Predicted 3D model of a 107-nucleotide RNA (SAM riboswitch aptamer (S box leader)). It matches the Rfam family "SAM riboswitch aptamer (S box leader)". Its family is annotated with regulation of gene expression in the Gene Ontology.
RNA sequence: AUGUUAUCAUGAAAGGCGGAGGGAAUAGACCCGGUGAAGCCUUAGCAACCCUUUAAUCUUUAAAGAAGGUGCUACAUUCUACCACAGUAAAUGCGGAUAGAUAACAC
Numbered sequence: 001a002u003g004u005u006a007u008c009a010u011g012a013a014a015g016g017c018g019g020a021g022g023g024a025a026u027a028g029a030c031c032c033g034g035u036g037a038a039g040c041c042u043u044a045g046c047a048a049c050c051c052u053u054u055a056a057u058c059u060u061u062a063a064a065g066a067a068g069g070u071g072c073u074a075c076a077u078u079c080u081a082c083c084a085c086a087g088u089a090a091a092u093g094c095g096g097a098u099a100g101a102u103a104a105c106a107c
Base pairs, nucleotide, nucleotide: 002106003105004104005103006102007101008100013043014042015041016040017039021032022031023030026081027080028079029078044073045072046071049069050068051065052064053063054062055061056060077099082096083095085093086092
C1' cells in the first nucleotide's frame, strides 16, 4: 500500500519547543488560529479494538477490569457534491452510497 470484518454514540488536556497555518483530499460554505495553527517531546487522562479475569446455554455470549499493544483528548466522519424519500417548488428535513478514520486479521 491492498483486501475482509467491526465501529464511527459517548468520553477525555496541561506544560515545553516551535512559529502560520489547521478542521483527510478537490471545490464552495462554516469554523479554529500570534490571547500562538501544524509538527515534535513530556506528563496526565479517555475509551475498551486487541487484551485480562469470572460465569454460562462455550464456533460464542454476558459482566467486571485496565498491566501491556494500538487509538484518541476544540466543535462535528462540520455541511454540500452521488442516489432515494417527504416537500408544487425553493428552503429544509431524513435515509443510503461513495470517500475517509480507527482496530483486528490476511496478503